[in-house]
RNAcentral holds the sequence, with entries from ENA.
This is a predicted structure of a 76-nucleotide RNA (transfer RNA) from Rugosimonospora acidiphila.
Rfam family: tRNA. It is annotated as a transfer RNA.
RNA sequence: GCCGCCUUAGCUCAGUCGGUAGAGCACAUUACUCGUAAUAAUGAGGUCGUCGGUUCGAUUCCGACAGGCGGCUCCA
Numbered sequence: 001g002c003c004g005c006c007u008u009a010g011c012u013c014a015g016u017c018g019g020u021a022g023a024g025c026a027c028a029u030u031a032c033u034c035g036u037a038a039u040a041a042u043g044a045g046g047u048c049g050u051c052g053g054u055u056c057g058a059u060u061c062c063g064a065c066a067g068g069c070g071g072c073u074c075c076a
Base pairs, nucleotide, nucleotide: 001072002071003070004069005068006067007066010025011024012023013022019056027043028042029041030040031039049065050064051063052062053061
């Protein structure tokens, strides 16, 4: 320098022939207990990396950029 993959909740990850986002763990509250833990119930938590484009509508499609991982590398 070139190519490919990844970026979604605090963490690990799902999700999409484009229709408005979920799980597990963690966290909070309540119940249970003499008290913790465990267990159960409930709840909170996300500008879906950033900026543009297409569209009635984008986490999803297209482009650029940023970060991470991996590979190739001297031919024209």